[in-house]
């Protein structure tokens, strides 16, 4: 330099164009002499950024940035 993939909660990741979710972690409660475990609940998001298409975009298109891999 060229090509491809990825970017969503603190972490690991789902998400067929129509209200953004799970597991773990965190907080509160129940239970226990106490801790852990278990159970119930709560909180946590500018969906990397910009533009376009659309009634409507995390999702489709284009560009930018970052990360990863391949080729040279």
């Nucleotide at each position: 330099g060229c090509c491809a993939g990825c970017u969503u909660a603190g972490c690991u990741c789902a998400g067929c164009g129509g209200u953004a979710g799970a597991g773990c972690a965190g907080c509160u409660g129940u239970u226990u002499c106490g801790u852990a475990a278990a159970c119930a609940g709560c909180a946590g998001g500018u969906c990397u950024c910009g533009a376009g298409u659309u009634c409507a975009a995390u999702u489709c298109u284009c560009g930018a940035a970052g990360c990863u891999g391949g080729c040279u």
The RNA shown here (transfer RNA) has 72 nucleotides and comes from a Polyangiaceae bacterium. It matches the Rfam family "tRNA". The family's RNA type in Rfam is transfer RNA. NCBI's taxonomy places the organism under Bacteria, Myxococcota, Polyangia, Polyangiales, Polyangiaceae.